[in-house]
Parts: sequence; structure tokens; C1' cells
RNA sequence: CUGGCUCUCGCGGAAGAGAUCGGGUCAGCCCGACGCCGAAGGCGCAACCGCCCCGGAAACGCUCAGGCAACAGGGACCGCAGAGCACGA
Repeated sequence: CUGGCUCUCGCGGAAGAGAUCGGGUCAGCCCGACGCCGAAGGCGCAACCGCCCCGGAAACGCUCAGGCAACAGGGACCGCAGAGCACGA
């Protein structure tokens, strides 16, 4: 100096799905019913991988949880920054 991996309470971007029906309420909202969404989390199968006894495993699947006008919030993942780690020149 270059890229690689990991972490962070940092910054930015970030989708999907009922302005459904009924009841309560001045409204916000709450409860119930049915209908949906998947990208917090969780669970399942598995390509594949490994130290191959057994483990690790998805953006696939299930929707328990969560979510379903806008706003807000959350948000896998991506980018930047910072820190650490190992390698190369």
C1' cells in the first nucleotide's frame, strides 16, 4: 500500500402484505373474525462443507412469534467509516 475475514450501541439505503368486516371509543386506539406477508427472531428439509463419531449449514420452506393505509418504529441484506485479526507485495 492492496484486497480478505470478524465485530460495532456509528452513518446511509432497504421490500412485502386488508384505508377488510363487526363491536367498544369523541378521536388516537383496543378486542374479535376472516384474509394475507416474510427480510427481526425461531423451526424444518437440504445442496454443500468440515475436525466426517458427529457437527455447521440458505435469500429454500413453515409461519410459532413478528408484521399488513400513510407517518413513525422495526428490518435480513448492501455500501461507507472505525476497531481487531491473519495473509501478500

Source information
Model confidence (mean pLDDT): 78 of 100. Predicted 3D model of an 89-nucleotide RNA (Glycine riboswitch aptamer). Of the family's consensus pairs, 80% are formed in the model.